A computed fold for a 73-nucleotide RNA from a Candidatus Woesearchaeota archaeon, annotated as transfer RNA. It matches the Rfam family "tRNA". It is annotated as a transfer RNA. RNAcentral holds the sequence, with entries from ENA. Lineage of the source: Archaea > Nanobdellati > Candidatus Woesearchaeota. Its mean pLDDT, the model's own confidence on a scale to 100, is 84.
C1' cells in the first nucleotide's frame, strides 16, 4: 500500500429499512438481615466511531474518513 471482517450504555450483546434501540453483568436507591452475602422491587445510563448521500423513514443501504482485528505484498 491492497483485500476481507468489525465499530451500539462502564463491559458483553440483540435489533427484516418502520413500536420511545433489546437483554445480561456491573452501578444507584428501597425492602429483607443485628450486619454482610444472597434474594426481591424500582431507577439511572448508549440517540448506534466521524462526515456526507439514498429514502416518507437509516443502527441497518451507498460513499469518504478514523480506529481495531485478520490475510496478502
Nucleotide at each position: 500500500g491492497g483485500g476481507c471482517u468489525c465499530g451500539u450504555g462502564g463491559u458483553c450483546u440483540a435489533a427484516c429499512g418502520g413500536c420511545u434501540a433489546u437483554g445480561a453483568c456491573g452501578c444507584u436507591u428501597c425492602c429483607u438481615u443485628c450486619g454482610c452475602a444472597g434474594g426481591g422491587a424500582a431507577g439511572a445510563g448508549a440517540c448506534u466511531g466521524c462526515g456526507g448521500g439514498u429514502u416518507c423513514a437509516a443502527a441497518u443501504c451507498c460513499c469518504g474518513c478514523c480506529g481495531a482485528g485478520u490475510c496478502c505484498a